c-di-AMP riboswitch aptamer (ydaO/yuaA leader) from a Chloroflexota bacterium, 134 nucleotides, folded computationally.
The sequence was found by an Rfam model in a public genome assembly.
Taxonomically the source falls in Chloroflexota (Bacteria, Bacillati).
Model confidence (mean pLDDT): 79 of 100.
RNA sequence: AUCGAAUACAGGCCGAGGCUCCUUAACCGGAGCGCGGGGGAACCACUUUUUAGGGUGAAGGGCGUUUGCGCGCCCUGGGCAUCCUUUCAGCCCAAACCCGUCAGCUUACCUCGCAGGCCAAAGCGAAAGGCUCA
Numbered sequence: 001a002u003c004g005a006a007u008a009c010a011g012g013c014c015g016a017g018g019c020u021c022c023u024u025a026a027c028c029g030g031a032g033c034g035c036g037g038g039g040g041a042a043c044c045a046c047u048u049u050u051u052a053g054g055g056u057g058a059a060g061g062g063c064g065u066u067u068g069c070g071c072g073c074c075c076u077g078g079g080c081a082u083c084c085u086u087u088c089a090g091c092c093c094a095a096a097c098c099c100g101u102c103a104g105c106u107u108a109c110c111u112c113g114c115a116g117g118c119c120a121a122a123g124c125g126a127a128a129g130g131c132u133c134a
Base pairs, nucleotide, nucleotide: 011119012118013117014116018033019032020031021030022029034114035113036112037111038110039109044104053099054098055097056096060075061074062073063072064071065070076094077093078092079091080090083130084129085128086127087126088125
């Protein structure tokens, strides 16, 4: 000097998965605020139950192809550093898990979670409108 990898600080992304306090050497544990989910009346809704049914989540539908695994395309849904929204462009994703014969909506009420995984000198595109500050 070059290449590669790891770690730390800082900066970020998906997601509800954040902050503060108490206790402890620390972990564990506890409390509050905040965010997210489930169950649960009346009214309303539902011909609905072996084709079991249902929940979290963007993760649904269709066509073609393959012996099959899989693959391709279309519609639709979701994500990609602006303070926010919409449209366009480009690039990606459409999984996984849970309940167990039971659950529509649902005031009161009851109850659960606050994880996990990533980016690496790249990336932060354009337009319109709005908000805030000076």